[in-house]
Predicted 3D model of a 328-nucleotide part of an RNA (large-subunit ribosomal RNA, domain IV) from Pseudohalocynthiibacter aestuariivivens. It matches the Rfam family "Bacterial large subunit ribosomal RNA". NCBI's taxonomy places the organism under Bacteria, Alphaproteobacteria, Rhodobacterales, Paracoccaceae, Pseudohalocynthiibacter.
Context: one part of a larger RNA
RNA sequence: CUAUGUUGAAGGAACUCGGCAAAAUACCUCCGUAAGUUCGCGAGAAGGAGGCCCUGUCAGGACGCAAGUCUUGGCGGGGGGCACAAACUAGGGGGUGGCGACUGUUUACUAAAAACACAGGGCUCUGCGAAGUCGCAAGACGACGUAUAGGGUCUGACGCCUGCCCGGUGCCUGAAGGUUAAAUGGAGGGGUGAGAGCUCCGAAAUGAAGCCCAGGUAAACGGCGGCCGUAACUAUAACGGUCCUAAGGUAGCGAAAUUCCUUGUCGGGUAAGUUCCGACCUGCACGAAUGGCGUAACGACUUCCCCGCUGUCUCCAACAUAGACUCA
Numbered sequence: 001c002u003a004u005g006u007u008g009a010a011g012g013a014a015c016u017c018g019g020c021a022a023a024a025u026a027c028c029u030c031c032g033u034a035a036g037u038u039c040g041c042g043a044g045a046a047g048g049a050g051g052c053c054c055u056g057u058c059a060g061g062a063c064g065c066a067a068g069u070c071u072u073g074g075c076g077g078g079g080g081g082c083a084c085a086a087a088c089u090a091g092g093g094g095g096u097g098g099c100g101a102c103u104g105u106u107u108a109c110u111a112a113a114a115a116c117a118c119a120g121g122g123c124u125c126u127g128c129g130a131a132g133u134c135g136c137a138a139g140a141c142g143a144c145g146u147a148u149a150g151g152g153u154c155u156g157a158c159g160c161c162u163g164c165c166c167g168g169u170g171c172c173u174g175a176a177g178g179u180u181a182a183a184u185g186g187a188g189g190g191g192u193g194a195g196a197g198c199u200c201c202g203a204a205a206u207g208a209a210g211c212c213c214a215g216g217u218a219a220a221c222g223g224c225g226g227c228c229g230u231a232a233c234u235a236u237a238a239c240g241g242u243c244c245u246a247a248g249g250u251a252g253c254g255a256a257a258u259u260c261c262u263u264g265u266c267g268g269g270u271a272a273g274u275u276c277c278g279a280c281c282u283g284c285a286c287g288a289a290u291g292g293c294g295u296a297a298c299g300a301c302u303u304c305c306c307c308g309c310u311g312u313c314u315c316c317a318a319c320a321u322a323g324a325c326u327c328a
Base pairs, nucleotide, nucleotide: 001323002322003321004320005319006318007317008316010314011313014312019309027051028050029049030048031047036041038157052079053078054077055076056075057074058073059072060071061070062069063068080084092307093306094305095304097302098301099299100298104116105115120155121154122153123152124151125150126149132141133140134139158294159293160292161291163224164223165222168221169220170217171216172215173214174213177212178211179210183206184205188201189200190199191198192197225243226242227241228240229239252286253283264280265279266278267277268276
């Protein structure tokens, strides 16, 4: 000096990206326990007290014929120790946001999460030799199932809800019409031949799906404006004008896991706060199942704060063990 431990005056997070690590808490009995809540929970909430040994007494239970043995609890007296759940073992707690409802699942060997799944919700396909999937096929799964079933896809408990747009793309419907392949058709024509014939080209007309066309459909893919003026302080604009659009973002939320300017502004917390919480709305660039907004419980998730606790630190020291190092 390194590793692993033990202890530490005063202070107690001043350390640090961050209390990382360590310390602290820890068992049983009794008392006591808030907001919130889906009334289950929260809850071991929080916060307290007792616990060893000897002994007196009271009441009960089991067994026994009885003597008695075992055992539960109440009240009281005394004793010793630094320390009585005496070692080992053995929750730190509280408050507040975000995200995800939850228990689960995952990158075997750097990621356990807010990602995946989930119960629940929707759309859509499928009438059974089902749709779908595997296979060249036979055949098989689906299913020894039958629309309360099976496949695909999106969302993701629960509560309140889920606005407008079908112009584009997709899908669905449509006995008309247009376009249109092979095929059918054969007017007419070419070559050759004496001719019969052989051979070649070929107009009109009849021809499916598809596309065009007409509708529907957004919990299908998706989309959801600009400029100018206006109220008797100012400011702002309920109001008006105009252009464009398929329609111009409704409810709710909002400097947000989304805010560039930005450490926005105001309030709270601190002596001091780019983080945090509550508001405001000027939303660069939220927004309604690529779901919106809430939400008790839950979380080895994540933000901020407080109590306890400590060598994390002020500021390091001593000791133990094993190395390193020096000498032999």